[in-house]
Context: one part of a larger RNA
RNA sequence: UUAAAUUUAAGGAACUUGGCAAAUUUACUCUGUAAGUUCGCGAAAAAGAGUGUCAUAGCUAAUAUGAUAACAUUAAAAUAAGGGUAACGACUGGUUACCAAAACCACAAGACUCUGCUAAUUAGUAAAUAAGACGUAUAGAGUUUGACAUCUGCCCAGUGCUUAAUGAUAAAUAAUUUAAGUUAAUGCAUAAAUUUUAAUUUUAAGUAAACGGCGGUUCUAACUAUAAGAAUCCUUAGGUAGCGAAAUUCCUUGACGGGUAAGUUCCGUCCCGCAUGAAUGAUGUCACGAUUACCCUACUGUCUCAAGUUUAAACCCA
Numbered sequence: 001u002u003a004a005a006u007u008u009a010a011g012g013a014a015c016u017u018g019g020c021a022a023a024u025u026u027a028c029u030c031u032g033u034a035a036g037u038u039c040g041c042g043a044a045a046a047a048g049a050g051u052g053u054c055a056u057a058g059c060u061a062a063u064a065u066g067a068u069a070a071c072a073u074u075a076a077a078a079u080a081a082g083g084g085u086a087a088c089g090a091c092u093g094g095u096u097a098c099c100a101a102a103a104c105c106a107c108a109a110g111a112c113u114c115u116g117c118u119a120a121u122u123a124g125u126a127a128a129u130a131a132g133a134c135g136u137a138u139a140g141a142g143u144u145u146g147a148c149a150u151c152u153g154c155c156c157a158g159u160g161c162u163u164a165a166u167g168a169u170a171a172a173u174a175a176u177u178u179a180a181g182u183u184a185a186u187g188c189a190u191a192a193a194u195u196u197u198a199a200u201u202u203u204a205a206g207u208a209a210a211c212g213g214c215g216g217u218u219c220u221a222a223c224u225a226u227a228a229g230a231a232u233c234c235u236u237a238g239g240u241a242g243c244g245a246a247a248u249u250c251c252u253u254g255a256c257g258g259g260u261a262a263g264u265u266c267c268g269u270c271c272c273g274c275a276u277g278a279a280u281g282a283u284g285u286c287a288c289g290a291u292u293a294c295c296c297u298a299c300u301g302u303c304u305c306a307a308g309u310u311u312a313a314a315c316c317c318a
Base pairs, nucleotide, nucleotide: 001313002312003311004310005309006308007307008306010304011303014302019299027051028050029049030048031047036041038147052068053067054066055065056064057063069073081297082296083295084294085293086292087291088289089288093105094104109145110144111143112142113141114140115139121131122130123129148284149283150282151281153214154213155212158211159210160207161206162205163204164203165202167201168200174195175194176193177192178191179190181188182187215233216232217231218230219229242276243273254270255269256268257267258266
């Protein structure tokens, strides 16, 4: 000096991106227990008290009474620190074997679409065959949101999908007729004509819990300000409810309030939303979380500011 332990006056997070690390708490018995809540929880909430040994009683108990030793009785070890606010995800679960465990994935539940059984869908050589399934629409497949509660607005012009056409194109096939060839004949093969039918394409309609989208400009109220309102242009339709400086806000450390002596973070409110918004779900929400942000109590060598001890290694000398 390094590593692993251990102790520390006074202070107690002043350290630091951040209480990282360490410390505190810890067992059992008794008391007691808030907001909130889906009434199950929350909850070991929080906050307190007790604990040895001996004698007697008692069920060899709980417990009660008396006595008694120590600084100290869950006498060592093992064994929760706690509380408050907010974000995200409902939850238990799963995940980057070997730098990420999460707000990602899944989930119960909701919705749409396809599929009537030789099912759709999938594997396979356009096969056989197999999965689906020894199942049958309360089933199976695909996509999507993601418990629960309150809800889920407008747009079908574009792209897609579905349906219709007494539209277009029109191959292969099949049927019929005719011609000439061949055969004893049925037939066979060739050519032509007619009829029949597909994907596709065109047009139209429908469809957004399909992909997606959801405006400008000008003026106006008897202080000012603002604009319920009016005018005008464009559009398929012009963003509804809700939420909002947000995991989204550039300007921005927005403004106001709270918390601090002092707060770019945090909480509440406002709303000129650069560039919120409704299953690409919107807004709430009990419980849950090795998640994220902020605060308080307790606690401490994280720090003020460093010091000692033990063990091991390095180092120096022999």